[in-house]
Predicted 3D model of an 84-nucleotide RNA (c-di-GMP-I riboswitch aptamer) from a Campylobacterota bacterium.

RNA sequence: AAGAGAAAAAGCCAAAUCUAUCGUGAGGUAGAGACGGAAAGCUGCGGGUCUUCACCAGAAGGGAGAGAUAGCCGGGUUGCCAGA
Numbered sequence: 001a002a003g004a005g006a007a008a009a010a011g012c013c014a015a016a017u018c019u020a021u022c023g024u025g026a027g028g029u030a031g032a033g034a035c036g037g038a039a040a041g042c043u044g045c046g047g048g049u050c051u052u053c054a055c056c057a058g059a060a061g062g063g064a065g066a067g068a069u070a071g072c073c074g075g076g077u078u079g080c081c082a083g084a
Stems, first nucleotide, its partner, number of pairs: 005081001012037002017032006035071001041077003045074003048069005055063002
């Protein structure tokens, strides 16, 4: 240094929920809040799940496209500590 890791130390992020706001919606943003997290930092590349105003079809169901989710999984990439 890398890998594995969270023992210690310094810290970091922030679920559900509530309030405000944006969005047709999934959901996002800000404040409060703390379930949890060794990348729960960043990134829509692959898969999964979710949404759907408008388009196709038209009883319902659906299809295609578009979008959301990184705290669903994997990949890519950057980073703190470092005893056994």
It was read from a public genome assembly, where an Rfam model found it. Lineage of the source: Bacteria > Pseudomonadati > Campylobacterota.